[in-house]
RNA sequence: CACUCCUGCACGGGAGAGUCCCCGGAUCUCGUGGGUCAUCGCGAGGGGCGGGGCGCCGAAGGGGCAAUUCCUCCCCGGAACCUCUCAGGCCACCGGACCGUGCGGGUCAG
Numbered sequence: 001c002a003c004u005c006c007u008g009c010a011c012g013g014g015a016g017a018g019u020c021c022c023c024g025g026a027u028c029u030c031g032u033g034g035g036u037c038a039u040c041g042c043g044a045g046g047g048g049c050g051g052g053g054c055g056c057c058g059a060a061g062g063g064g065c066a067a068u069u070c071c072u073c074c075c076c077g078g079a080a081c082c083u084c085u086c087a088g089g090c091c092a093c094c095g096g097a098c099c100g101u102g103c104g105g106g107u108c109a110g
Stems, first nucleotide, its partner, number of pairs: 001110001005106009018054001020053005027046008055090003061086001062084003068080004
């Protein structure tokens, strides 16, 4: 100096699955009734917020090798974009394994 390996940052790309159902205080609009005023009651609608329920997705993370695949022809073992869905997600935003480019840090054959 630095193949390789691990890792950080920036930019770009990046899938899937109900913008489902129910309940609710505050708030807004309209209508109506009472009332001297303050204001009160009822009905309808809107949007966002909170809670609950069922269904679904998997590519943050996590669990597991029971099946599949790979490491390898077999056993053992391990891993996975495999599987399970704890977590997370199911309009958009955010996130997002993984890929590409650039800039670093560490390790190391030579």